The part of an RNA shown here (small-subunit ribosomal RNA, 3' major domain) has 481 nucleotides and comes from an uncultured organism.
It matches the Rfam family "Bacterial small subunit ribosomal RNA".
[in-house]
Context: one part of a larger RNA
RNA sequence: UGACGGGGGCCCGCACAAGCGGUGGAGCAUGUGCUUUAAUUCGAUGCAACGCGAAGAACCUUACCUGGGCUUGACAUGGGAGUGAAAUCCCGUAGAGAUACGGGACUUUCCUUCGGGAACACUCCACACAGGUGCUGCAUGGUUGUCGUCAGCUCGUGUCGUGAGAUGUUGGGUUAAGUCCCGCAACGAGCGCAACCCUCGCCCUUAGUUGCCAGCGGGUAAUGCCGGGAACUCUAGGGGGACUGUCUGGUACAACCAGGAGGAAGGUGGGGAUGACGUCAAAUCAUCAUGGCCCUUACGCCCAGGGCUAGACACGUGCUACAAUGGCUGGUACAACGGGCUGCAAGCUCGCGAGAGCAAGCCAAUCCCUAAAAACCAGCCUCAGUUCAGAUUGGAGUCUGCAAUUCGACUUCAUGAAGGUGGAAUCGCUAGUAAUCGCGGAUCAGCAUGCCGCGGUGAAUACGUUCCCGGGCCUUGUACA
Numbered sequence: 001u002g003a004c005g006g007g008g009g010c011c012c013g014c015a016c017a018a019g020c021g022g023u024g025g026a027g028c029a030u031g032u033g034c035u036u037u038a039a040u041u042c043g044a045u046g047c048a049a050c051g052c053g054a055a056g057a058a059c060c061u062u063a064c065c066u067g068g069g070c071u072u073g074a075c076a077u078g079g080g081a082g083u084g085a086a087a088u089c090c091c092g093u094a095g096a097g098a099u100a101c102g103g104g105a106c107u108u109u110c111c112u113u114c115g116g117g118a119a120c121a122c123u124c125c126a127c128a129c130a131g132g133u134g135c136u137g138c139a140u141g142g143u144u145g146u147c148g149u150c151a152g153c154u155c156g157u158g159u160c161g162u163g164a165g166a167u168g169u170u171g172g173g174u175u176a177a178g179u180c181c182c183g184c185a186a187c188g189a190g191c192g193c194a195a196c197c198c199u200c201g202c203c204c205u206u207a208g209u210u211g212c213c214a215g216c217g218g219g220u221a222a223u224g225c226c227g228g229g230a231a232c233u234c235u236a237g238g239g240g241g242a243c244u245g246u247c248u249g250g251u252a253c254a255a256c257c258a259g260g261a262g263g264a265a266g267g268u269g270g271g272g273a274u275g276a277c278g279u280c281a282a283a284u285c286a287u288c289a290u291g292g293c294c295c296u297u298a299c300g301c302c303c304a305g306g307g308c309u310a311g312a313c314a315c316g317u318g319c320u321a322c323a324a325u326g327g328c329u330g331g332u333a334c335a336a337c338g339g340g341c342u343g344c345a346a347g348c349u350c351g352c353g354a355g356a357g358c359a360a361g362c363c364a365a366u367c368c369c370u371a372a373a374a375a376c377c378a379g380c381c382u383c384a385g386u387u388c389a390g391a392u393u394g395g396a397g398u399c400u401g402c403a404a405u406u407c408g409a410c411u412u413c414a415u416g417a418a419g420g421u422g423g424a425a426u427c428g429c430u431a432g433u434a435a436u437c438g439c440g441g442a443u444c445a446g447c448a449u450g451c452c453g454c455g456g457u458g459a460a461u462a463c464g465u466u467c468c469c470g471g472g473c474c475u476u477g478u479a480c481a
Stems, first nucleotide, its partner, number of pairs: 001481002003478003007475007015465002019429005026320008034311002042053002064306007073129001077128002079125006088105007108119004131295002134293003140289002142284003145280001147278001152191006158167003171182003197272004202240007212229002216227003243266001246260005322422001326381006338369003343362002347358004388419001393414007435457007
């Protein structure tokens, strides 16, 4: 100087408390451990691994296993020889296919002294080499997590100290903040904080189609449907607006704090992006790059089938429930974000349905996905393992795809399991939040209870900081570095 203390002081944080909803019990989904297996590829492992890499494992993916094949190789550059096309497409035979053989279609460009040369492609030969998701993240770059959006981390000069180092950065106040004020052997400065950026909330302005319709006219069963309008909504460019600016009180005539006015918004207005010096030899050699080591008729490459989907069990994360604030049936409203040409598909017909057939419109503020759902209105059910719940199993189907057996999703008929609110323990959340309800998107042929977004309805509680956890500052002890 740090680190540590079941030392002290001060102060924060959904840290506790106050409250609301969960997890832990059930069934299922998913990840992991363990076990099994020919293989169940690899990585991630307290917080900070475990719906994680994976924003899509039937084949492919695929890295694993079994079997069948290749050896200058699936891919790059270079040499020699041969062919003229090669590539591509089609057919046949053998085969699980890779592949092998045969036939057919097609038959190059440029220069030319017409000999040929060059380009391009394939075949053959030998070799340099290719190739490796093989090892080492404790050799590395890059990227990322975490403490933590915590308020800290440092430097120059000066001063003090033999020195390590200290001072500044401590102190008195204050703040979300090393934020600001005052003081001070310090004076300044840098990286952080804040602001500058995006978005939501108010207003003005510009513009007015594909969006809008107040007033005027036309028209319809009805609809901005038409003429038209530029007000309103909205869209998307520009600007204004909030600064403790103002008033009162407190304080050290400070910083600032409490309250008020005005205001759409008030003291950082809400949300986002933004992550200092560093810590964990944290994670990743399987995104990529890369040193070293290793393999080279194989640890490389191609193919078929299988596996990654196993199952006595254990854990994590979720979904659905256990019901009446509910379930079912019918009717009736109100969104936002997004996506669409190998695409989104209205409408009509068929089907109980998943869907099928035909097919308008739309490269989209124009057309479509698109029905929002909870809510509301009416009826039935009356506390029961039920008109709750839907697992499991049997049958019949639909769709995608070369192909749903291992191993897809969905529909329908039948079946109708556990489950009566969950032990010890444990998680999230402070406001348009929790809870609850549906909608969209990426990936994607198909497949979502996951992930990323969107809007609808919309709470309760916070006395307080004694305690638990984590953190910041000062101080103290130490046999630790």